[in-house]
A computed fold for a 475-nucleotide part of an RNA from an uncultured prokaryote, annotated as small-subunit ribosomal RNA, 5' domain. The full RNA is in RNAcentral, with records from ENA. Its mean pLDDT, the model's own confidence on a scale to 100, is 89.

Context: one part of a larger RNA
RNA sequence: GAACGAACGCUGGCGGCAGGCUUAACACAUGCAAGUCGAACGGGCGUAGCAAUACGAGAGCGGCGGACGGGUGAGUAACGCGUGGGAACCUGGCCUUUGGUGCGGGACAACCCUGGGAAACCGGGGCUAAUACCGCAUAAGCUCUACGGAGGAAAGAUUUAUCGCCAAAGGAUGGUCCCGCGUCCGAUUAGCUAGUUGGUGUGGUAACGGCGCACCAAGGCGACGAUCCGUAGCUGGUCUGAGAGGAUGAUCAGCCACACUGGGACUGAGACACGGCCCAGACUCCUACGGGAGGCAGCAGUGGGGAAUAUUGGACAAUGGGGGCAACCCUGAUCCAGCCAUGCCGCGUGAGUGAAGAAGGCCCUAGGGUUGUAAAACUCUUUCACCGGUGAAGAUAGUGACGGUAGCCGGAGAAGAAGCCCCGGCUAACUCCGUGCCAGCAGCCGCGGUAAUACGGAGGGGGCUAGCGUUGUUC
Repeated sequence: GAACGAACGCUGGCGGCAGGCUUAACACAUGCAAGUCGAACGGGCGUAGCAAUACGAGAGCGGCGGACGGGUGAGUAACGCGUGGGAACCUGGCCUUUGGUGCGGGACAACCCUGGGAAACCGGGGCUAAUACCGCAUAAGCUCUACGGAGGAAAGAUUUAUCGCCAAAGGAUGGUCCCGCGUCCGAUUAGCUAGUUGGUGUGGUAACGGCGCACCAAGGCGACGAUCCGUAGCUGGUCUGAGAGGAUGAUCAGCCACACUGGGACUGAGACACGGCCCAGACUCCUACGGGAGGCAGCAGUGGGGAAUAUUGGACAAUGGGGGCAACCCUGAUCCAGCCAUGCCGCGUGAGUGAAGAAGGCCCUAGGGUUGUAAAACUCUUUCACCGGUGAAGAUAGUGACGGUAGCCGGAGAAGAAGCCCCGGCUAACUCCGUGCCAGCAGCCGCGGUAAUACGGAGGGGGCUAGCGUUGUUC
């Protein structure tokens, strides 16, 4: 000098854009953040109707979604990430193509009856539908095969135009796995290793593999730093620098990991699953003491910690996501608004004229000098703010939270809008008074003990400016 997710002190007019718990992965009141489909299904309820029926809300069964989106950085020095390759794999929904969609059966909720419990909820009996479940048939292609053969599928709905269902092949997308290279500090860590290293077989997996197991062999790694300890999410990037490099990894984007702590599996195309389940633990809450409930590292918000970081806001209008044929519903993703000079950028706080160089202040050698064209005064202008009016784009047909916002037109009036630091040298800017090694200053050198340009005040000056200084950190 530059930079910052900054903080602190003094000060503070407006706008645009961006950013905003770096600390306790500390604990959380309350609300919301993942639902949807009646065009899969049965029945109860409400409204209208005499009824057929129509409409509506909700529970159940069923389907899809809840594995995305959002958060955090604890753990991890690792094929975790980056980069370049590879193969023994899976892939719901989507696209293309081919073939099929025949016949039966038995249940379980809801509902009714009934029992237990404070509750959470649980049990018994009975009835019932389906795109729920099961069997038979069929098999182009599929799987297995000893090549003879064997095995395995489907679902219908409706407003009649479609949406579905099953099998197979291909694509696309997404994902899994393996390898080369790269990836912090410590040798005051030098040896580490028994599923360890390899083989055979078998199991397991979507799949390769000591991934698991049995047996066999005795290997494998290491000063080119194994093992151990410490620290740390990685990257695109960001900051700095002429560069090389150094530092860093907030916001945005990609990947990874985690979801009170530890462990586990279930379902599923996909999870070992943030707002699912089970077990254990700590903690909090309810309890009739028998037993139950919970998990903000989602958005707001609270306590706590801290130098320090915002609203318990609006809307689904746009973009996108889930469900649905659709209408539509949901969406704290998102888009907006609110708060904060936290940063960057832009603008304003007026312009011209104006010497009797007014008054006042300060200094003075008492002549004067300076503040200073500065003010006043006169003549103008009206950005921003303010008042009135008008009023968008963003929206392909409809639909606008933002928002009566931006913009535009008109109006009034210089009117509402300047501070902070410094002035001994480095370093740009000097005098007076006070103080008297005191009070104090200080980045370094150093100032202050009676004339201090270094302390405090004042006048003047220098610098930057809605900021200015200080502190911290990096280069």